Molecule: SAM riboswitch aptamer (S box leader)
Organism: soil metagenome
RNA sequence: UCAUCAAGAACGGCCGAGGGAACAGGCCCGAGGACGCCGUAGCAACCAGUCUGCGCACAUUUGGCCAGAUGCUGGUGCUAACUCCUGCCCCACUCCGGGGACAGAUGA
Numbered sequence: 001u002c003a004u005c006a007a008g009a010a011c012g013g014c015c016g017a018g019g020g021a022a023c024a025g026g027c028c029c030g031a032g033g034a035c036g037c038c039g040u041a042g043c044a045a046c047c048a049g050u051c052u053g054c055g056c057a058c059a060u061u062u063g064g065c066c067a068g069a070u071g072c073u074g075g076u077g078c079u080a081a082c083u084c085c086u087g088c089c090c091c092a093c094u095c096c097g098g099g100g101a102c103a104g105a106u107g108a
Stems, first nucleotide, its partner, number of pairs: 001108005010040005018029003023087004041079003046075004050069004055065002058063001083103001088100004
């Protein structure tokens, strides 16, 4: 910088008090052991590999690019709650709400 963020996926061991990114307000999770770490299992399909193309103003090329498929192999990631919700802007408005931004997360 670009893409995605409404779906999906858990058990065991260790630890022991806070945890849900930060601040504030909510609301949740947590001694029936959360969070974290480790192991195993799983989810997904961002990247690489692989396969397909009756795709391409590419081209020495079984190549490149593009699109699709796959989850078999590898690199990450993820496995409470929409990124837990709101905080700024716009729309709507009795209430409930819709869109966008900022910030954040993941990948390339």